[in-house]
Context: one part of a larger RNA
RNA sequence: GACGAACGCUGGCGGCGUGCUUAACACAUGCAAGUCGAGCGCGUUUCAGAGGUCGGUCAUCAGAGGUCAGAAGUUGGAGGAUAAGGUAAGUUAAUAGAACCUUUAAGCCUUUUGGUAUUUCUGACAUCUGACUUCCGACGACCGACUUCUGAGAUGAGCGGCGAACGGGUGAGUAACACGUGGGUGAUCUACCCGGGAGUUCGGGAUAACAGUUCGAAAGGGCUGCUAAUACCGGAUAACAUCUAUGGGGUUAGCUCUAUAGAUCAAAGAUUUUAUCGCUUCUGGAUGAGCCCGCGGCCCAUUAGUUAGUUGGUGAGGUAAUGGCUCACCAAGGCGGCGAUGGGUAGCCGGUCUGAGAGGAUGUCCGGCCACACUGGGACUGAGACACGGCCCAGACUCCUACGGGAGGCAGCAGUGGGGAAUUUUGCGCAAUGGGCGGAAGCCUGACGCAGCGACGCCGCGUGGGUGACGAAGGCCUUCGGGUUGUAAAGCCCUGUCUGGGGGGAAGAUAAUGACGGUACCCCCGGAGGAAGCCCCGGCUAACUACGUGCCAGCAGCCGCGGUAAGACGUGGGGGGCGAGCGUUGUCC
Numbered sequence: 001g002a003c004g005a006a007c008g009c010u011g012g013c014g015g016c017g018u019g020c021u022u023a024a025c026a027c028a029u030g031c032a033a034g035u036c037g038a039g040c041g042c043g044u045u046u047c048a049g050a051g052g053u054c055g056g057u058c059a060u061c062a063g064a065g066g067u068c069a070g071a072a073g074u075u076g077g078a079g080g081a082u083a084a085g086g087u088a089a090g091u092u093a094a095u096a097g098a099a100c101c102u103u104u105a106a107g108c109c110u111u112u113u114g115g116u117a118u119u120u121c122u123g124a125c126a127u128c129u130g131a132c133u134u135c136c137g138a139c140g141a142c143c144g145a146c147u148u149c150u151g152a153g154a155u156g157a158g159c160g161g162c163g164a165a166c167g168g169g170u171g172a173g174u175a176a177c178a179c180g181u182g183g184g185u186g187a188u189c190u191a192c193c194c195g196g197g198a199g200u201u202c203g204g205g206a207u208a209a210c211a212g213u214u215c216g217a218a219a220g221g222g223c224u225g226c227u228a229a230u231a232c233c234g235g236a237u238a239a240c241a242u243c244u245a246u247g248g249g250g251u252u253a254g255c256u257c258u259a260u261a262g263a264u265c266a267a268a269g270a271u272u273u274u275a276u277c278g279c280u281u282c283u284g285g286a287u288g289a290g291c292c293c294g295c296g297g298c299c300c301a302u303u304a305g306u307u308a309g310u311u312g313g314u315g316a317g318g319u320a321a322u323g324g325c326u327c328a329c330c331a332a333g334g335c336g337g338c339g340a341u342g343g344g345u346a347g348c349c350g351g352u353c354u355g356a357g358a359g360g361a362u363g364u365c366c367g368g369c370c371a372c373a374c375u376g377g378g379a380c381u382g383a384g385a386c387a388c389g390g391c392c393c394a395g396a397c398u399c400c401u402a403c404g405g406g407a408g409g410c411a412g413c414a415g416u417g418g419g420g421a422a423u424u425u426u427g428c429g430c431a432a433u434g435g436g437c438g439g440a441a442g443c444c445u446g447a448c449g450c451a452g453c454g455a456c457g458c459c460g461c462g463u464g465g466g467u468g469a470c471g472a473a474g475g476c477c478u479u480c481g482g483g484u485u486g487u488a489a490a491g492c493c494c495u496g497u498c499u500g501g502g503g504g505g506a507a508g509a510u511a512a513u514g515a516c517g518g519u520a521c522c523c524c525c526g527g528a529g530g531a532a533g534c535c536c537c538g539g540c541u542a543a544c545u546a547c548g549u550g551c552c553a554g555c556a557g558c559c560g561c562g563g564u565a566a567g568a569c570g571u572g573g574g575g576g577g578c579g580a581g582c583g584u585u586g587u588c589c
Stems, first nucleotide, its partner, number of pairs: 001588003005585005012461006018454002020419001025417003029414003034162003039159002042156017060138002063135009073125006082105001083103003107116003169372003179296007188289002193285008201235004210225006241264010269277002298344003305335003310332008347369004351362004374395005397408004425451001427450003433447001434445004464494004474485004498530001500525005508516001533578005538559003544573005554561002
């Protein structure tokens, strides 16, 4: 001087960074990888339209029944009246004349026979009209329920596609072509993307979902039946692709150009309905990756010999590809004092710290590469993995269990326990940047953007400024005269950074969309008010006295202080240094 620091005392604000160096110890909980209905078939559900069935209400019409009222009609019964005569009592001039009795049918029509009537009450029958009510039907309107179809959404799981091999974490292992640097690949691959050539034809059988049934405590299965596709399979066509055979030119590792003959291999459709998105094959590019080589970077010789697939060859297998990579056979080699082998330690680098440099130390954050994902092993899928949040096996551990059997992997982001001197919130948002899927809208994204916590670091600001006495008080020292604290305070005059209150208020966002955030920033108001400590003062080393203590208590980086006048211990006063820090410890130069 530096630090991913820690500890002690102290602590006002802001910006930018940074924060498990130890137990690659164990992990509760939530989230961290999904998306596509413009590949496909279903289930559930909502809305709209159309149809059907049923129910209810209302209105109109028609029919039937019942009750009541009225009208006129037919018919039956009963009673009476209408006419005439006689007569009692009585009266009398005439006359009138009750009751009663008898008789008659007097009206109308007709030559006659005959026909047909009037009035009152009542019964029956049929008709008509009106009112009320019941049932049934038709049509219409409205409402509700169920159901079918169509369309538009939402949602659930499933088949299918792409992604999940990126992004994020950690440093265990690794002394190695792992890394760095420079090359090689005539020994290779590369999904999506870009340029170019050609094509996109005809068919088929299944299966999940679903339904039924069944086993199991669960996790999860079994059987039967149905169905779709850009899922799967077959046929056709096809070359400048692949293979075989025969050649030729260039070049020399399996490269490239070209000729002839033969053989082999493709495809998938969707949809706003005509513009796209796809699919197949070949070629070139881009990007990414594999493999090989030269050189370079730790310690120990108190590690001196090591090696049998070992070293090489031939052939074969395997791989995208070279190769003992693997295997069969053959040979006996290979490495080593220029340090093999063994042991220890360690991820490597750009960088970082220091240093004038050379060098030394280091590899936290950020960037590149590598390795790992509970421990060990293995392959599957795929363009790509031997795959952190996939599978299988074994092991340790934890959890569930009906004891038969199952489930799990924070070295993702937070968070918990533990370890430790020691290291943060179970926050907000996808607004930006970037990524996956999708034609798009959009969805997902603990990447990321932000906020929170910690003086952990760096940087900036403040805790007031001016004036103010031959100098208050108090403290300390004193030769008792004084000195010092000290312009320091008080007092007076000011200022307004930060803070407090009020108001305005962004950029970041090309049209919309802002988590941050009413943040940054700006304006106004108030008031010196709310904001200083830590270490040191013997020499090194800036800074001195008094008292206490008396080799005690103590200090100390080294030299060394302390045993009665201690500038070195403790305290007070004073002073020096740095300052929101100051010291101590650790580590490196």
The part of an RNA shown here (small-subunit ribosomal RNA, 5' domain) has 589 nucleotides and comes from an uncultured bacterium. Model confidence (mean pLDDT): 81 of 100.